[in-house]
Molecule: transfer RNA
Organism: Oscillospiraceae bacterium
RNA sequence: GACCCGCUAGCUCAGCAGGCAGAGCAAUUGCCUUUUAAGCAAUGGGUCGGGAGUUCGAAUCUCCCGCGGGUCA
Numbered sequence: 001g002a003c004c005c006g007c008u009a010g011c012u013c014a015g016c017a018g019g020c021a022g023a024g025c026a027a028u029u030g031c032c033u034u035u036u037a038a039g040c041a042a043u044g045g046g047u048c049g050g051g052a053g054u055u056c057g058a059a060u061c062u063c064c065c066g067c068g069g070g071u072c073a
Stems, first nucleotide, its partner, number of pairs: 001072007010025004019056001027043005049065005
């Protein structure tokens, strides 16, 4: 330098033939328990890596950039 893959909640990840952003764990509150842990219930938490474009509508499609990994040179 060229190409490929990844970037979504605090963490690990799903969600991609465009149509209300989710799960598990963690956190908070309550119940239960002599207490802790475990268990049960509820709640909060995201401008989907950044910017632009297409579209009535973009996490999803296109372009540029950043970060991480890989292959080749």